The prediction has a mean pLDDT of 81. The RNA shown here (transfer RNA) has 72 nucleotides and comes from a Candidatus Magasanikiibacteriota bacterium. Rfam family: tRNA. It is annotated as a transfer RNA.
RNA sequence: GGCGCCAUCGUCUAAUGGUUAGGACAUCAGGUUUUCAUCCUGAGAAUAGGGGUUCGAUUCCCCUUGGCGCUA
Numbered sequence: 001g002g003c004g005c006c007a008u009c010g011u012c013u014a015a016u017g018g019u020u021a022g023g024a025c026a027u028c029a030g031g032u033u034u035u036c037a038u039c040c041u042g043a044g045a046a047u048a049g050g051g052g053u054u055c056g057a058u059u060c061c062c063c064u065u066g067g068c069g070c071u072a
Stems, first nucleotide, its partner, number of pairs: 001071007010025004018055001027043005048064005
């Protein structure tokens, strides 16, 4: 250089083009407990950036950025 794959809460991971973007762990608040831990309840927190197609895009297409792999 060429080709391919990946990018979603703090972490891991779901989501046939129509979901309030879900779940687990973690964090925070409350309850329980003499206290901590455990347990229960609740809350906050995310689609890498830009453009296109579409009535509607996390999803499809293009470019960019970053990571990984194969090849020369």